[in-house]
RNA sequence: GUCGUUUUCCGGGGUUGGGUGAAAGUCCCAGCCGGCGGUGACAGCCCGCGAACCCCUUGCCUUUUGCCCGCAUGGGCCAUGGCGCGGGGCCGAGUCCGUGAAAUCCGGACGCCGACGGUGAGAGCCCGGAUGAGAGGAAGACGGC
Numbered sequence: 001g002u003c004g005u006u007u008u009c010c011g012g013g014g015u016u017g018g019g020u021g022a023a024a025g026u027c028c029c030a031g032c033c034g035g036c037g038g039u040g041a042c043a044g045c046c047c048g049c050g051a052a053c054c055c056c057u058u059g060c061c062u063u064u065u066g067c068c069c070g071c072a073u074g075g076g077c078c079a080u081g082g083c084g085c086g087g088g089g090c091c092g093a094g095u096c097c098g099u100g101a102a103a104u105c106c107g108g109a110c111g112c113c114g115a116c117g118g119u120g121a122g123a124g125c126c127c128g129g130a131u132g133a134g135a136g137g138a139a140g141a142c143g144g145c
Base pairs, nucleotide, nucleotide: 001145002144003143004142005141006140007139008138009137010136016030017029018028019027031125032124033114034113035049036048037047038046044112045111053089054088055087056086058084059083060082061081066077067076068075069074094110095109096108097107098106116128117127118126
């Protein structure tokens, strides 16, 4: 240095002003924000990944009911529900000009996108699941080369 195992820690930003209204941080006009890895050069919109939700598989747990074994305490099986490993589904959005050896990554211009549930009224920005999970990152330990 690299590979394997393992431990600890880290690991998402954003509603300001005005309008309408009984009521809006949700509508309208303007404003604001941009996780992780990769990519000949720095990326919300190039290629992938992640959270939510759904399905499958599998392990553990599981009230009542059902079935089986047992004289019985009890044991087993199915079902149901919950949680977890693994796999799959779903999963938004960019063009032009310039510079350059190289850029959908830089500069300029114009544009676009943003789960689910809640709400006095419709949410990327408020509240909630979430003091969660997590792509991944850093440091350490042990072992192999």
Molecule: FMN riboswitch aptamer (RFN element)
Organism: uncultured bacterium